A computed fold for a 98-nucleotide RNA, annotated as THF (Tetrahydrofolate) riboswitch aptamer. It was read from a public genome assembly, where an Rfam model found it. Rfam family: THF (Tetrahydrofolate) riboswitch aptamer. For this family Rfam cites "A eubacterial riboswitch class that senses the coenzyme tetrahydrofolate" (Ames et al., Chem Biol, 2010). Its family is annotated with tetrahydrofolate metabolic process in the Gene Ontology. Its mean pLDDT, the model's own confidence on a scale to 100, is 80.

[in-house]
RNA sequence: UGAAGAGUAAAAGCGAGUUCGUUAAGUGCCUGCCGGACGGGGAGUUGUCGGUGGGACGAAGGCAUCGUGCCGCGGUUCGCGCUUUGCAUCCCGCUUCA
Repeated sequence: UGAAGAGUAAAAGCGAGUUCGUUAAGUGCCUGCCGGACGGGGAGUUGUCGGUGGGACGAAGGCAUCGUGCCGCGGUUCGCGCUUUGCAUCCCGCUUCA
C1' cells in the first nucleotide's frame, strides 16, 4: 500500500413474570419544540430513541363482593431469559493475508 474480516449501542420476535388502564390513560398515526444514543477513537443524517405541546382516530368486559378480589381484555409499563438482526454513511484504529 492492497485484499479480506471481527467487535457495540440498540432493535425485533417469543417465553414467563410484573405495572397501569378497563370511570380509557396507555399503545399506534400526524405535527411543533427540546434533548440523547449510534462497534476502540473522531464526525454524523432526511435514519433512530426519549421528553414536552397540539391534532385526528379509538377499545371488552364479566363474576363474587361492596375493603376489594378473581377471570378476562389492551398494538398497556418495566426489567429478565432465549433467538434473530445490528456501526445510514465517512475517516482513523484492530485482526489475518499479500